[in-house]
RNA sequence: GGCUCGGCGUUGCGCAGCGGAAAUCACGCGAAUCGGGUCAGGCCAGGAAUGGAGCAGCCCUAAGUAUGGUCUUCCGGGUGCCGCAGCUGUCCGGGCUUCC
Numbered sequence: 001g002g003c004u005c006g007g008c009g010u011u012g013c014g015c016a017g018c019g020g021a022a023a024u025c026a027c028g029c030g031a032a033u034c035g036g037g038u039c040a041g042g043c044c045a046g047g048a049a050u051g052g053a054g055c056a057g058c059c060c061u062a063a064g065u066a067u068g069g070u071c072u073u074c075c076g077g078g079u080g081c082c083g084c085a086g087c088u089g090u091c092c093g094g095g096c097u098u099c100c
Base pairs, nucleotide, nucleotide: 001097002096003095004094005093006092007091008089009087010086011085012084013083014082015080016079018076019075020074021073022072023070024069025068026067028065029064035060036059037058038057043052044051045050
């Protein structure tokens, strides 16, 4: 000096992980009126029995919303002593070889 291997650096893909969003499950909250049910009181009809409409309250539920979960999906990166295939070098280490 040449070839080559590894480290470091770097690119792509994959995997894991982190963050976010969606989906979904559980459990809640959640309607002055424009949802439902039951409707005290009061009101109306009736001689009365009773009936009618129906406010509040209560119950259920909707849009929405809090918390937790997930062998789910998507997005993102100065995450990674991870895997595969490369790229590259004024760097580091090794092997072989050539010349002086």
Predicted 3D model of a 100-nucleotide RNA (Bacterial small signal recognition particle RNA) from a Planctomycetota bacterium. Model confidence (mean pLDDT): 81 of 100. It matches the Rfam family "Bacterial small signal recognition particle RNA". About the family: The signal recognition particle (SRP) is a universally conserved ribonucleoprotein involved in the co-translational targeting of proteins to membranes.